RNA sequence: CCGUGCUAGGCGGGGCACUAGGGGUGCCCUGUACUCGAAAUCCUCUUGAUGCGGGGCCGAAUUCCCGCCCGAGGGUGAUUGUGUAUCGGGUCAGCACCGGGAUCGGUCGGCGUUGACGACCGGGUCCUGCAGCGGCGGAACACGCGUGAACCGGGUCAGAUCCGAAAGGAAGCAGCCCUAAGCGGGUCGUCCCGGGUGUUGCAGGGGUGCCCGGUUCGAGCCGACCAUUCCCGGCGGCGCCGGUACACGCCAUUCGACGGCGGGUGCACGG
Numbered sequence: 001c002c003g004u005g006c007u008a009g010g011c012g013g014g015g016c017a018c019u020a021g022g023g024g025u026g027c028c029c030u031g032u033a034c035u036c037g038a039a040a041u042c043c044u045c046u047u048g049a050u051g052c053g054g055g056g057c058c059g060a061a062u063u064c065c066c067g068c069c070c071g072a073g074g075g076u077g078a079u080u081g082u083g084u085a086u087c088g089g090g091u092c093a094g095c096a097c098c099g100g101g102a103u104c105g106g107u108c109g110g111c112g113u114u115g116a117c118g119a120c121c122g123g124g125u126c127c128u129g130c131a132g133c134g135g136c137g138g139a140a141c142a143c144g145c146g147u148g149a150a151c152c153g154g155g156u157c158a159g160a161u162c163c164g165a166a167a168g169g170a171a172g173c174a175g176c177c178c179u180a181a182g183c184g185g186g187u188c189g190u191c192c193c194g195g196g197u198g199u200u201g202c203a204g205g206g207g208u209g210c211c212c213g214g215u216u217c218g219a220g221c222c223g224a225c226c227a228u229u230c231c232c233g234g235c236g237g238c239g240c241c242g243g244u245a246c247a248c249g250c251c252a253u254u255c256g257a258c259g260g261c262g263g264g265u266g267c268a269c270g271g
Base pairs, nucleotide, nucleotide: 001271002270003269004268005267006266009058010057011056012030013029014028015027016026020046021045022044023043024042034055035054036053037052064264065263066262067261068260069259073255074254075253076252077251080249081248082247083246084245085244086243087242088241089240094238095237097234098233099232100231101230102229105226106225107224108223109222110221111220118216119215120214121213122212123211124210125209126205127204128203129202130201131200132199133198134197136194137193138192140190141189142187143186145184146183147182153178154177155176156175161170162169163168
């Protein structure tokens, strides 16, 4: 070195989850890899744990073992970015909405050379004082009306009483009539007093807001609606700020399939 027969070993691996922990069944990745059976409130093990039971095949190398690289995919963290959902806050600045004001432009209408706007003058409206007239309220007087006296006012006085022989007479209650003081209400009446009272006149003040009138100038002025720009206020729908959850991306760390490179590993017999 060649041939024959064997043996170790291999016939998939990895991540997550579960577990005190290792595997398997479960989910996922890789990508093709003997077969049968059971396995979730499960099966089998104990750090030498990297499955269990039955059968089959390959076998020391493309296939077994180790190291390095690459890296599908997974885990963890940080809370970084973006998005979505949701909760809360807030109104400084932004968008949107509502209200008001100013500005500028347009449309429509009205007023205006029988004179717009503006300027000046006067008066009124406002305030104070005084006076006149009125109104209102109060009080007094006057006038007229009503009422008004158990006895102590008047008239008439039934009955009853008294005097008288009688005729007659006297005083006189109730009732009726009248009246005094007083009381009540009334009046184009007289006089006095009062006021957040009306009006007129006079004097003074204040003001340019409004109204009226006059003078001057000579062409604008006013209202409604729409749009521009700005300001003020309001409301929170968005943006904004903070929290929570989820998804994706980035970063760090960890495990890591497939693949690539390098290295390593027998026994017996015969030639």
Model confidence (mean pLDDT): 78 of 100. Bacterial large signal recognition particle RNA from an Actinomycetota bacterium, 271 nucleotides, folded computationally. The RNAcentral record of the sequence draws on ENA. Lineage of the source: Bacteria > Bacillati > Actinomycetota. Rfam family: Bacterial large signal recognition particle RNA. Gene Ontology terms of the family: SRP-dependent cotranslational protein targeting to membrane, signal sequence recognition and signal recognition particle, plasma membrane targeting. The gene name in the source record is ffs.